[in-house]
RNA sequence: CAUACAGUUUUCUAGGGUUCCGCAGCAGUGGCUGGCCUGGUCCGAGAGAAAACGCACAGGGUGCCUGUGUCACACGGAGGGACAAAAGCCCGGGAGGA
Numbered sequence: 001c002a003u004a005c006a007g008u009u010u011u012c013u014a015g016g017g018u019u020c021c022g023c024a025g026c027a028g029u030g031g032c033u034g035g036c037c038u039g040g041u042c043c044g045a046g047a048g049a050a051a052a053c054g055c056a057c058a059g060g061g062u063g064c065c066u067g068u069g070u071c072a073c074a075c076g077g078a079g080g081g082a083c084a085a086a087a088g089c090c091c092g093g094g095a096g097g098a
Base pairs, nucleotide, nucleotide: 007053008052009051010050011049012048015043016042020040021039022037023034024033025032026031054070055069056068057067058066059065060064073093075096079091080090081089
């Protein structure tokens, strides 16, 4: 330097903040403040979990069905970005390191 689909999506979790709800306080009636409020809505992992699809190969009753496989390994800043805001989100299997 080149060669890989180190595939995609969904659900959940670690985690995250505070737009909405709730809660608390103030006010006194479509309100204000608080996330150093447990929570619900919400965001959410390449290196977390599960599933489906996709892909490859084999077989079959062949514009489809079935089976097997893929999925090994993976330490990681600072800084910046978005949404209401933050984050293990995105930049990023990055920079760097071994």